[in-house]
RNA sequence: AGCAGGAAGGCGGGAAGCUAGGGGUUUCCCUUUCCGCAAAUCCCCUUCAGGCGGGCCGGAUGCCAACGGCGUCGCGCGCACGUGCGCGAGACCUGCGCCGAAGCGUCGAUGCCCUGCCUACAGUGGCGGUAUCAUGUACGAACCGGGCCAGGCCGGAAGGAGCAACCCUAAAUAUAUGUCGCUGUGCUCUGUAGAUACAGGGCGGAGCAGAAGCGUAGACAACCUUGCGCAUAUGCGCGUGGCAAAGCGGGCUCCUGCU
Numbered sequence: 001a002g003c004a005g006g007a008a009g010g011c012g013g014g015a016a017g018c019u020a021g022g023g024g025u026u027u028c029c030c031u032u033u034c035c036g037c038a039a040a041u042c043c044c045c046u047u048c049a050g051g052c053g054g055g056c057c058g059g060a061u062g063c064c065a066a067c068g069g070c071g072u073c074g075c076g077c078g079c080a081c082g083u084g085c086g087c088g089a090g091a092c093c094u095g096c097g098c099c100g101a102a103g104c105g106u107c108g109a110u111g112c113c114c115u116g117c118c119u120a121c122a123g124u125g126g127c128g129g130u131a132u133c134a135u136g137u138a139c140g141a142a143c144c145g146g147g148c149c150a151g152g153c154c155g156g157a158a159g160g161a162g163c164a165a166c167c168c169u170a171a172a173u174a175u176a177u178g179u180c181g182c183u184g185u186g187c188u189c190u191g192u193a194g195a196u197a198c199a200g201g202g203c204g205g206a207g208c209a210g211a212a213g214c215g216u217a218g219a220c221a222a223c224c225u226u227g228c229g230c231a232u233a234u235g236c237g238c239g240u241g242g243c244a245a246a247g248c249g250g251g252c253u254c255c256u257g258c259u
Base pairs, nucleotide, nucleotide: 001259002258003257004256005255006254009057010056011055012030013029014028015027016026020046021045022044023043024042034054035053036052037051062252063251064250067247071243072242073241074240075239076238077237078236079235080234082232083231084230085229086228087227088226089225090224093218094217095216096215097214098213103208104207111203112202113201114200115199116198118194119193120192121191122190123189125187126185127184128183129182130181133178134177135176136175137174138173145168146167147166153160154159
């Protein structure tokens, strides 16, 4: 050095979760990245930190230190957007003031007086309802009113008692009227009080009213706009740190047999 057989080691990584810790099953992400079995109140291990079985590499698909940096995580800063809380300002609202557009006014403004209209209360009357009472009318008792009593009954007779029908009336019923009480009222009138926008009349004789804007004071529960602060979710960017796949070149590497 060649051939054959074997060993160590290897056949992805990050985050979450779990754990005293490591690896795995589980979830998410990157990704060309062996196969099978079991494994979340779980499986296997112990810093040389998965187990069992198979396959492959084994001068490399292993090991070492660099470069590299797919990705991912932590921290800090900035930006954007959202949410919550707090503070402030504005807007909205109310009062007052300034200015004052259009408009009304000598065909008479504001103001004052009278009246009407309107509202509330009280009262008179009207109308309606209801109850009691009174009065009138009608009706109303075979049965526990009255009158008159056919027939029948009693009596020697005179006569007597008396059912039904008929008539009358009682309570009751119906109806009408009236009084009083209560009550209601889209009605009438009167009085008092209020309101005074509107309408009419009178006095009087020049103002009335006020949009928008500005200022000021108040109110500000909620909504709206906006500023600041704090907290927080998400995204992006920058910086920094951890882990880190591919890739890149360099170095290192066990045992046995035969030639």
Description: This is a predicted structure of a 259-nucleotide RNA (Bacterial large signal recognition particle RNA). Its Rfam family is "Bacterial large signal recognition particle RNA". It is annotated as a non-coding RNA gene. Rfam's curators write: The signal recognition particle (SRP) is a universally conserved ribonucleoprotein involved in the co-translational targeting of proteins to membranes.